Predicted 3D model of a 545-nucleotide part of an RNA (small-subunit ribosomal RNA, 5' domain) from a metagenome.

Context: one part of a larger RNA
This record gives sequence, C1' cells and structure tokens, in this order.
RNA sequence: GAACGAACGCUAGCGGCGUGCCUAACACAUGCAAGUCGUACGAGAAAUUCCGAGCAAUCGGAAGAGUAAAGUGGCGCACGGGUGAGUAACGCGUGGGUAACCUGCCCUGGAGUCGGGAAUAACACCUCGAAAGGGGUGCUAAUACCUGAUGGUAUCCGGGAGACUACGGUCUUCUGGACUAAAGGUGGCCUCUGCUUGCGAGCUACCGCUCCCGGAUGGGCCCGCGUACCAUUAGCUUGUUGGUGAGGUAACGGCCCACCAAGGCUGUGAUGGCUAGCUGGUCUUAGAGGACGACCAGCCACACUGGAACUGAGACACGGUCCAGACUCCUACGGGAGGCAGCAGUGAGGAAUCUUGCGCAAUGGGGGCAACCCUGACGCAGCAACGCCGCGUGAGUGAUGAAGGCCUUCGGGUCGUAAAGCUCUGUCAGAUGGGACGAAAGUUCCGGCGAUGAAUAACCGCCGGGAUCGACGGUACCGUCAGAGGAAGCACCGGCUAACUCCGUGCCAGCAGCCGCGGUAAUACGGAGGGUGCAAGCGUUGUUC
Repeated sequence: GAACGAACGCUAGCGGCGUGCCUAACACAUGCAAGUCGUACGAGAAAUUCCGAGCAAUCGGAAGAGUAAAGUGGCGCACGGGUGAGUAACGCGUGGGUAACCUGCCCUGGAGUCGGGAAUAACACCUCGAAAGGGGUGCUAAUACCUGAUGGUAUCCGGGAGACUACGGUCUUCUGGACUAAAGGUGGCCUCUGCUUGCGAGCUACCGCUCCCGGAUGGGCCCGCGUACCAUUAGCUUGUUGGUGAGGUAACGGCCCACCAAGGCUGUGAUGGCUAGCUGGUCUUAGAGGACGACCAGCCACACUGGAACUGAGACACGGUCCAGACUCCUACGGGAGGCAGCAGUGAGGAAUCUUGCGCAAUGGGGGCAACCCUGACGCAGCAACGCCGCGUGAGUGAUGAAGGCCUUCGGGUCGUAAAGCUCUGUCAGAUGGGACGAAAGUUCCGGCGAUGAAUAACCGCCGGGAUCGACGGUACCGUCAGAGGAAGCACCGGCUAACUCCGUGCCAGCAGCCGCGGUAAUACGGAGGGUGCAAGCGUUGUUC
C1' cells in the first nucleotide's frame, strides 16, 4: 500500500447492487418448511337453510354434498434446503477403466393387455388403557394380493457354428428342454352385432399396465498422477498378505466364511500423533510465490450421541422405523412423547452477525388427463454505512477586504470572496397527480385447418381472435408545486509523512507505530487559532499478502 463475512470509537443526507453466528455440530418455546391424485377403490358427515307433520319436545324429506375429514391403493417423500462435526482418505481434483455393474420417471422401436380366486382396512358391534395406542368378532372394493393361460428375453441344462484370446476363457448367433407377465380408468359413437327405446358387448380416442431391444440421464466400483505438519513418532500387521472352495452383492474383491501357504507395508517415511472437509476459485503480487476456501458453483460427509436394518429404481434415509445412551417434557406412576446443522424466532456463549414479514405473479420442483393443490426452494420486502458504486449538502457575483476570533515587531497580518448583500438553479429529501416492464405459457370461448377414425362424435395437433392471472406496488419512472431552504464529519500537523503559531503544564499530567517527547519560552502533553489529508464517512484494533 492492498484486502476483509470484521469488531470498536466519533459522526451520519439519499439511492442501487451485494453481504450478514467466523464463537457453543450448545439447548430450544411457538408457527410454518412434503405432499398430491375422486380419470385406481369402497364408503361418506356436520353446522346451516328450506318444505311437511305435531301444542311442543321432536320426527320425515330436500339442499349443503358425493363436499369435508378419515381409510385402501399409486407416485413423491433418496430432490430441493442446512451444516462442516468427522475425514490426511480413491475423500477431493484430474485423466482413464468397467469383457465386473445398476438406472424409477423420460425418449425411439417391437409384441401383448386373456381367464379365475381368496382376503383386508375403512365401517358396525364388543373390549383394554389416564394417555399414547391397541385387541376381538362380523361385512365390503380396487390399478392392493394370489393363481391359471399365452409369449418368450435374462438365468440354468444339452447340442451346433463363428470371432477374439493373457489359452483360464470371453463375446455373437442358431436350436431343444426347465422356469418368471399384465390392470384397468375416462371421453365419444352406433359401421358391424344383441335386445332394438337407447344402451350393453363392440368400435374408437386419450391416460395407464406387462415383456423385450436400444437411447438419454443419474449413479456404483476399480486404477495412474496430484493433494498438510511432527522422526523430540522407526518399526507396523493375523483377515493380516496370497491361494482354493463356498457364500454374499446390481457388480469385482478377505467383502464374509472354511481350509492351505507365510506372507504384506516401511527411510521414495510405514505405524503413531496433531491439524484440516476438497475443488472451481478468493486476496496479495510486476511475476514467481505466499495466505485463504465467507458468499456463488461442483463433489464429499453429517442430521441429539452410538448402532442396525426395513421399504424402495435409488437410503442404511435431517422433518421414516427399531435398539441403546444423555437431556427435556407429559403421567392417573402402570407407561408415554421429542430432536431447528430447514425459514423466522428464543436463551446461552461472544468483540460480533438480521424479520416469529408478503407471495406462489415469475423461475424451478412434487402430484394430477386437466382445472388445480403443495412448495420458508425461490421471487420480493424489512433491519444493519457491513462492503462496493453513484449522487447531494448549492451556482454566479460580491472589498468600506465588515463584525468577530487568532497572531502581532502594534505598522499590520490572517480566517477571507469566506460571510452579509444581489442574481439564479432545483439533483436528493418533502407535497401532489399519472403510473409500469417483468405475462409468456396454461386454461376457457369463438372461427378455420390437419391427423386418427366407419363417422359431419369425441380426443389430439396447428393457426387467428376474445377472456382470465402481479407478491413486489400505487413501487420504479414521468409531470407539477414550493423553496437555499432539511443534509459534514473524522483523523492528523517533531522526523519517517502532506500540514505551525499562541496559551496552559513543568520528567507532573500525559503522548508514542519506530526513533523518541515532557525537569519554566514544548511546532511531540492539554486547549485555541490556523493548516494538511480523506470524506458520509474517518480513525483504531485484529488478520493475510
């Protein structure tokens, strides 16, 4: 000098864009943060209103409404969001391998979607418990579950051919046998067909379902190289190192197990200890290098602490389950409930770090044919000079160089064109009126065209026109009004280092980054006048180069 997720002191007008628990991975009140689908399924309220009967209590019916809430089932909950504890490691970075692998939803292509069955929740009744939560009996549905058929990939067994080969085998292909599929829903229509009213079988369109080949995307595993400090850590290792066999996995492998052999690592630093998430990058610097890894992006790890599996395409699963532990809460003392390192917010710790805000309008995500619902992701707003950037605090003129302050050699000098005065301007703030972009899609209505189809139904696609939807926000922006009015401080002035005099003090009080100032004329302490530097900031402290 530059930099900062900064803090502290003094000061403070506005705006834009960013950033904001670096400490206790400390403990958490409260609310919200993951649901959705009635076009999978069975069932299905109430308040309230109206009508009828009745003296009334009340009863019956209709609407509310096939709505709410709950249940079965499907998909999602493995994404998104947080944190950095652990980890010195194939964790990360980079380049490869997988002939050792998986991949829901999505896309291309091919084939199919036939028949049957038994349950169970919801519900009703009984019952245990303070609660959390259960138990029994009975009824019922499905795209839930089971079974048969058809098909035949993968797999296994038998046979044949070809290619490659590390001669172990691997891959491709043909063929015989064994074994594993499926689910329906919605809209429209009568061309064929049955009763012939119009609907069912049927046809058709859309959304699904099953199997297979391939793709895309996302992952698993393996390898080369790179990736801290300590030798005042020198030896470490028994599933250890290798083999055979069996198991396990989507998959190779001591991954696990039995047996066999006695190996394996290490001064090119094993083992141990200590520290640390890694990277793109950031800061500094002429560069080389050094330091760092906040925000944003990629990867990893974790979710009160430790362990475990279940479900699933995917987890050993932040807002799932089970076990153990610590802590907190409820209890009828028998037993239960909980996990903010999600967004806000509280306490504590600390020098120190924000609102218990608005909205799904946009972007993105989940579900759904869709309408739509959910979304503290996200978009916005709030707080904080925490940072960067921009703007303003006025402009011109004005010398009897006014008054006043300070200094003085008492002549004067200086603050100083500074002020006042005069002439103007109107940024920002204030008041008032107008007022956005971000909105395109989707949906719906009308018209036209196309595809499919038996069809002038319907569905689907395209084009044109209309309607619908904005949190921010009456914000940005624009116009008008008034009027210099509301808007400057902080540090320094001995040398380094730009800037000097007077008074007070008298080795005192004090200053100080280094050198050093102060003991009676201190440009170094304190005040004043003046000056210098930066400026809505200026200094100090801390840290890095």
The coordinates come from a structure-prediction model, not an experiment, and the mean pLDDT is 83.